Small-subunit ribosomal RNA from an uncultured prokaryote, 1511 nucleotides, folded computationally. The coordinates come from a structure-prediction model, not an experiment, and the mean pLDDT is 81. It matches the Rfam family "Bacterial small subunit ribosomal RNA". Its family is annotated with ribosome and structural constituent of ribosome in the Gene Ontology.

RNA sequence: AGAGUUUGAUCCUGGCUCAGAAUGAACGCUGGCGGCGUGCUUAACACAUGCAAGUCGAACGAUCUUAUCUUGCUUCGGCGGGGUGGGGGGUGAGUAACGCGUGGGUAAUCUACCUUUAAGUGGGGCAUACCUGGCCGAAAGGCCAGUUAAUUCCUAUUCCUGUGACUAAAGAGUGGGAAUCAAAGCUGGGGAUCUUCGGACCUGGCGCUAGAAGAGGGGCUUGCGUCUGAUUAGCUAGUUGGUGGGGUAAAGGCCUACCAAGGCGACGAUCAGUAGCCGACCUGAGAGGGUGAUCGGCCACACUGGAACUGAGACACGGUCCAGACUCCUACGGGAGGCAGCAGUGGGGAAUUUUGCGCAAUGGGGGAAACCCUGACGCAGCAACGCCGCGUGGGUGAUGAAGCACUUUUGUGUGUAAAGCCCUGUCAACAGGGAAUAAGAUCUGGAGUUUAAGAGAUGUCAGAUUUGAAUGUACCUGUGGAGGAAGUCCCGGCUAACUCCGUGCCAGCAGCCGCGGUAAUACGGAGGGGACAAGCGUUAUUCGGAAUUAUUGGGCGUAAAGGGUGCGCAGGCGGCAGAUUAAGUGAGAAGUGAAAGCCCACGGCUUAACCGUGGAACGGCUUCUCAUACUGGUCAGCUUGAGUAUGGGAGAGGGAAGUGGAAUUUCCGGUGUAGCGGUGAAAUGCGUAGAGAUCGGAAGGAACACCAGUGGCGAAGGCGAUUCUCUGGACUGUUACUGACGCUGAGGCGCGAAAGUGUGGGGAGCAAACAGGAUUAGAUACCCUGGUAGUCCACACCCUAAACGAUGGAUACUUUGUGUUGCGGGUAUCGACCCCUGCAGCGCAGGAGCUAACGCAUUAAGUAUCCCGCCUGGGGAGUACGGUCGCAAGGCUGAAACUCAAAGGAAUUGACGGGGGCCCGCACAAGCGGUGGAGCAUGUGGUUUAAUUCGAAGCAACGCGAAGAACCUUACCUGGGCUUGAACUGUGAGAGAUUUUACCAGAGAUGGUAUUUCCCCUUCGGGGGCCGAGUGACAGGUGCUGCAUGGCUGUCGUCAGCUCGUGUCGUGAGAUGUUGGGUUAAGUCCCGCAACGAUCGCAACCCACGUCUUUAGUUGCCAUCAUUAAGUUAGGAACUCUAAGGGGACUGUCCGGGUAACCGGGAGGAAGGCGGGGAUGACGUCAAGUCCUCAUGGCCCUUAUGUCCAGGGCUACACACGUGCUACAAUGGACGGUACAGAGCGUCGCGAAACCGUGAGGUGGAGCUAAUCGCAGAAAGCCGUUCUCAGUUCGGAUCGCAGUCUGCAACUCGACUGCGUGAAGUUGGAAUCGCUAGUAAUCGCGGAUCAGCACGCCGCGGUGAAUACGUUCCCGGGCCUUGUACACACCGCCCGUCACAUCACGGAAGUCGGUUGCACCUGAAACCAGUGGGCUAAUCCUUCGGGAAGGCAGCUGUUUACGGUGUGAUCGGUGACUGGGGUGAAGUCGUAACAAGGUAGCCCAAGGGCGAACC
Repeated sequence: AGAGUUUGAUCCUGGCUCAGAAUGAACGCUGGCGGCGUGCUUAACACAUGCAAGUCGAACGAUCUUAUCUUGCUUCGGCGGGGUGGGGGGUGAGUAACGCGUGGGUAAUCUACCUUUAAGUGGGGCAUACCUGGCCGAAAGGCCAGUUAAUUCCUAUUCCUGUGACUAAAGAGUGGGAAUCAAAGCUGGGGAUCUUCGGACCUGGCGCUAGAAGAGGGGCUUGCGUCUGAUUAGCUAGUUGGUGGGGUAAAGGCCUACCAAGGCGACGAUCAGUAGCCGACCUGAGAGGGUGAUCGGCCACACUGGAACUGAGACACGGUCCAGACUCCUACGGGAGGCAGCAGUGGGGAAUUUUGCGCAAUGGGGGAAACCCUGACGCAGCAACGCCGCGUGGGUGAUGAAGCACUUUUGUGUGUAAAGCCCUGUCAACAGGGAAUAAGAUCUGGAGUUUAAGAGAUGUCAGAUUUGAAUGUACCUGUGGAGGAAGUCCCGGCUAACUCCGUGCCAGCAGCCGCGGUAAUACGGAGGGGACAAGCGUUAUUCGGAAUUAUUGGGCGUAAAGGGUGCGCAGGCGGCAGAUUAAGUGAGAAGUGAAAGCCCACGGCUUAACCGUGGAACGGCUUCUCAUACUGGUCAGCUUGAGUAUGGGAGAGGGAAGUGGAAUUUCCGGUGUAGCGGUGAAAUGCGUAGAGAUCGGAAGGAACACCAGUGGCGAAGGCGAUUCUCUGGACUGUUACUGACGCUGAGGCGCGAAAGUGUGGGGAGCAAACAGGAUUAGAUACCCUGGUAGUCCACACCCUAAACGAUGGAUACUUUGUGUUGCGGGUAUCGACCCCUGCAGCGCAGGAGCUAACGCAUUAAGUAUCCCGCCUGGGGAGUACGGUCGCAAGGCUGAAACUCAAAGGAAUUGACGGGGGCCCGCACAAGCGGUGGAGCAUGUGGUUUAAUUCGAAGCAACGCGAAGAACCUUACCUGGGCUUGAACUGUGAGAGAUUUUACCAGAGAUGGUAUUUCCCCUUCGGGGGCCGAGUGACAGGUGCUGCAUGGCUGUCGUCAGCUCGUGUCGUGAGAUGUUGGGUUAAGUCCCGCAACGAUCGCAACCCACGUCUUUAGUUGCCAUCAUUAAGUUAGGAACUCUAAGGGGACUGUCCGGGUAACCGGGAGGAAGGCGGGGAUGACGUCAAGUCCUCAUGGCCCUUAUGUCCAGGGCUACACACGUGCUACAAUGGACGGUACAGAGCGUCGCGAAACCGUGAGGUGGAGCUAAUCGCAGAAAGCCGUUCUCAGUUCGGAUCGCAGUCUGCAACUCGACUGCGUGAAGUUGGAAUCGCUAGUAAUCGCGGAUCAGCACGCCGCGGUGAAUACGUUCCCGGGCCUUGUACACACCGCCCGUCACAUCACGGAAGUCGGUUGCACCUGAAACCAGUGGGCUAAUCCUUCGGGAAGGCAGCUGUUUACGGUGUGAUCGGUGACUGGGGUGAAGUCGUAACAAGGUAGCCCAAGGGCGAACC
């Protein structure tokens, strides 16, 4: 520090996710030791049991024990009182608050214990507990009577003491009001004096009283800071203030009476929700964000609610009273209790410890002290919960052991790892030794202080005695021996780490992207590897990454985002120069910012964690002083911003009232006759009752052609005939004036297209709805004919638009060119132009700059400042609820649950378009001939079957694999056999195999029996071969996967394209080149050009045809000369031909056009512009075809899915399709005669002549290994004859009979022949195929396969046409361009209803609960007030009876908790039914959108739909 994920790829926007750190954690697996920490985050749920606050006898009464003394002889439970118990410990429920933090104030205040200081400590009195007696009660407890004490309580007087009084006012300083007070107590010591012998007295100590100070601790108050919600906007009657009074330690509406009507709030009151706050902790570069465990400060609470008492301090955790809930005891009458103290229990929960030891230390309470108490605390226990440290060994060791895994079968990995050898001894174990934490305390003695004192007290020195829970712990030493001590997660990318097996969209994984459908580095296991390590992973949460809320540090034309537009209050910001002030700002100083923590340094535990000491820091707040540039305040100015006056012209700016013509429609009249109208085509409609057309007249409403223009005006919406009138604004020119008066603008107030609403008019045209006609599968639409609201006017609403420049307003600055509108200046002119120029608008092109790009560019989207509005992933949703506005429609404001990993912008390359342009092709057109109809052949589908083997499936499957299924083939079926197998490799006992022949069984394979016998080589030693039971490796498979593959092939397409290097452009994908202008069959060539070159394709090179030539003449040829029946023979080498090599054609030449390439025409030439044909098939596409040609990975079968055999099947047959053949006839059929090919093939062959047969064919066997012989007769053609338009002398299917040939065998199931039979068919619907010249058509011939079988296929020649105007249309293709929401690429994408399942949400008659307002009722305890007739120890008076004062009980009242009633508000749960929404694999209906998406789409509004997208 970044990374993954939207796309075919790219850049951007934007969300989601990951890598880091952390935790009071939990869970899974695992677990050696130690140190230091930490440990109910949930139920502030309920608690059994024990302990957590007691102490003091030196305050007191009473009592007991021991010791001494003394005296007498008796007996036993504890109790009360005082002071203190508000500390310490726990928890976080409540609290949004002066609660907390920080800084102040208190002249408005208190303070026990402690310290200092200065005084005092004197007289009396009444009770009461314990106790004794009695009574009530189950108990808890209570009552009565009697008795007694105090440092308990009450009280008088005096003294003492301390404080206080001031001003005319402000300010400063000082400082705060008087009636009270005692414990005269306890204790130690004591010389003199006195004594009732107790003591007084003196003195020390501890107390006590009242002050004054201090320290520490509180109370109150205040500036600032302190969460979310405006779908909470108004709140408040003790409320705000004053006066009087009360109350408090203390100011104060704190309380009360009266008076006034205030106070708070958009800088967020009130209300609602949530929450203890902070030091700090986690994270982060920081700013920030999150948290508030442990430790520390503050607050609040103590079962829930209320209340006070006591006290220095409480409205009190282990106190009281009342009410409530709960639990327990009960004799049912009543009582008791409060672990959010330490342990512990139950419960809740994912989850959190021992009912331990000790007061030795530290600290606290009491005490004079010893000492007691202390679940504070110190320790131990449990827990890997965290941090830190250590160990689980070290060295050597190659045979690279074994095992395991992989493997190309050779090896490789684990791996120096192990074993082995040599060592060490941490930790643990055992044994031995053994600290520190201890300071004090008590006693004795010494010198001090106090003192009269050697008492006492106090501190100090010395000595003695004594104190450890942890603990025999830390630590040290020894013993033995590598011995006791390693796991967890991960290994597709992010992200370090790879293989095998299993599984087969199953099981499963997953943080995101995504893996898994038979070769999974992604699931599970294994081997190996990586990371961390006594831990490792997972889950949860927080920060980070996230600049993804942006102060630092983002945006708003198109990605989310500029308000529809203006005016304007508050607010924010604000021109030039001066003076003053010092609020902001800057500097210095002071105070504070607790400690701990973080950071730095040093130190202590062996180290570290941890701890100690010191420093720094603590961004802050407060006070004082100084500075005055800038900002602010105040004062006085300036003119440039802004405004005013004045002169002009421009303008669809607005309002009102008139006027005008053209046109449509209707009405009236005339002329006139049969149609009009409308459409893609029609129909509905109008018209013989006279339409339409035409002429004249009238009525009425609406809108204003031309001018008209990226022209004008307006804030926007918007504004268009013309006249008059009222009126707003802008611009320009001149001079003068005011003097910052400005900009923006939350709320607020106006305006605001169309549609729509209300009331009243109006209504020509147009026209939602509606009706009819068409179209269509349907057509609730598009088209047509009609037609109502509405459109128009007046008034009043509505307030929305894709209200758009998708661009808020203002100001300033920043290269250019050009057009135009308005006003002005200059020059010029007779004048209008032209030209130069200033200001204000409206446009275009384009530079820097900006931008993701597109683009913007002085009218900014540039550079800056100010103000406002708005955005923060997509969907849900601009929806729900709430509020508010509206007559309604609806508007404004505006969520969440849930769901997805994207949604989106711009640009790129393709593909596609019922987009465009150019071009080509038998693509269409022009022609010729077919198919589709018939019969047959053949292939396919389907059906059938035991099997009808398998494959091929639009073009590009279907006379295809198959160049030939009777058996074989053959893969299929039935049946019968074999199991190392029919064939291969190796081993091989044994035998002499083998071979020959025969018989039997059987359908055969096969089985049985009998018979017969060795092969080759040899150096003669031998070697080799063959047969072969058996064995285990293996064979075998036309079994599966062509979607695991190679190879081969088809297709686009013989279409002209496909790419690369370097350079350039672009952020990039990419572009350029390859586009453009021409030209070509061609990316062929030329020209131009940020391109220059090049590859694969095109062309050429190759083959064969056409011409010539050279060479060579046999089997071929024959002109000349002989010869024959015949090129038969002699001969010839001219010709043809054969087969080798050459020539030839190149736009070379001429004319014309053109820049060129090239094109048109001509000559010559056998051939002319590629001469005709073939071979040749670029990058790629179709997961195209083929595992059944072959090869091959994986899987499967192994007495069978292998193999052998027989028979059957592949040949079936209601039917459908493809490809062909033969026909339907006279351009023909039949018969007779007759002519002319080419290319092939032949010895397992072709087979002549001759003979036989009607014929197929047979006999025959010459010749031929082929330019020699044979197949072999070419046919159409030509010359004759006949048939005469008919189901025929056409046509030949089908069937019968008889044959021929091949073959082991023609039944299923061959071909051919003869005779007979003689079907359909008379030129073929929709549709569709081939062909552009030696082509189509037509005619025959040959070959492969093959025993036989050809209408198929592959070749060959003969005869031999027609037509092409042309590119509008159909199909296919190429190039350019355009749109795109497509990229599996239009066979694409995609919308909505309906149906089903499921999820969350809204509404809802209601119903249940929480919180809360108001009113009222009841009104406990308690304080206060009043009363107090009852009761009453202290003081006073007294006549001694009593009374007074005071108090208590009781009663009444105010306040008031709980409770109750009524009525609201608000929140939540639930709810029959209902509404839309999300998601879901292949459901149904349509086809709305994306291309001109087939009616351009979209926005607002209204209407409609008997389905929906929609219209």